[in-house]
The prediction has a mean pLDDT of 83. A computed fold for a 72-nucleotide RNA from an archaeon, annotated as transfer RNA.
RNA sequence: CCCGUUGUAGCUCAACGGCAGAGCGAUCGCCUGUAGAGCGAUAGGUUGUGAGUUCGAUUCUCACCAACGGGA
Numbered sequence: 001c002c003c004g005u006u007g008u009a010g011c012u013c014a015a016c017g018g019c020a021g022a023g024c025g026a027u028c029g030c031c032u033g034u035a036g037a038g039c040g041a042u043a044g045g046u047u048g049u050g051a052g053u054u055c056g057a058u059u060c061u062c063a064c065c066a067a068c069g070g071g072a
Stems, first nucleotide, its partner, number of pairs: 001071007010024004018055001026042005048064005
């Protein structure tokens, strides 16, 4: 320098262009002599950044940033 993959909640990851979710974790409650386990509820997201296409973008296109891999 060229090519590719990945980027979504605190962590690990989903999500046919049509309400952004799950597990774990956190908080609160139930239960328990206490804790744990179990059960229930709640909070937590500028979907890496910026543009474009579209009635509508996590999803498609472009540029950039970061991590990783391959090539020279």